A computed fold for a 145-nucleotide RNA from a Thermoleophilaceae bacterium, annotated as c-di-AMP riboswitch aptamer (ydaO/yuaA leader). Its Rfam family is "c-di-AMP riboswitch aptamer (ydaO/yuaA leader)". Gene Ontology terms of the family: regulation of gene expression and cyclic-di-AMP binding. Its mean pLDDT, the model's own confidence on a scale to 100, is 79. NCBI's taxonomy places the organism under Bacteria, Actinomycetota, Thermoleophilia, Thermoleophilales, Thermoleophilaceae.
[in-house]
RNA sequence: CCCACAGGUUUGCCGAAUCGUCUCGGGUCCACGAGGCGAACGGGGGAUCCACUUUUUGGGGCUAAUCACCUGCUCGGUCAGGUGACGCGCUGCUCUCAGGCGCGAGUCCGUCAGCUAACCCCGUAGGCCUUCACAGGGAGAGCCG
Numbered sequence: 001c002c003c004a005c006a007g008g009u010u011u012g013c014c015g016a017a018u019c020g021u022c023u024c025g026g027g028u029c030c031a032c033g034a035g036g037c038g039a040a041c042g043g044g045g046g047a048u049c050c051a052c053u054u055u056u057u058g059g060g061g062c063u064a065a066u067c068a069c070c071u072g073c074u075c076g077g078u079c080a081g082g083u084g085a086c087g088c089g090c091u092g093c094u095c096u097c098a099g100g101c102g103c104g105a106g107u108c109c110g111u112c113a114g115c116u117a118a119c120c121c122c123g124u125a126g127g128c129c130u131u132c133a134c135a136g137g138g139a140g141a142g143c144c145g
Stems, first nucleotide, its partner, number of pairs: 005145001007144004012128003018039008040124006050114001058112001059109004066085007086104006093140005
């Protein structure tokens, strides 16, 4: 250094929402605040071709957050509940399976946008759990040995 191997070990979550760097502020440093740049991740607009022609019954975007039916309320609409389909997250190093647990909200544009190369624009927030365990099977990875 390489290979094999008994054993031990790896613990936050949703979300794109993270990392690096520069300048300014006060006498200096640290910290903090403000404003930029870059990378990375994410979203929108936008030709040909193709698709769609269905535009107040407005339409469209972000997101898992949609659809159908039934019942009640109601002038209607709305709202509330139930059922089914469908979609999403967690299960602790990663993937997957099983079982289990939970979510299906909110918001933006403003009459307007299908796809879409080049190109253009925008975001990098917010929220939650906890020392307890339902950290189970299979495969794999790193570290110790």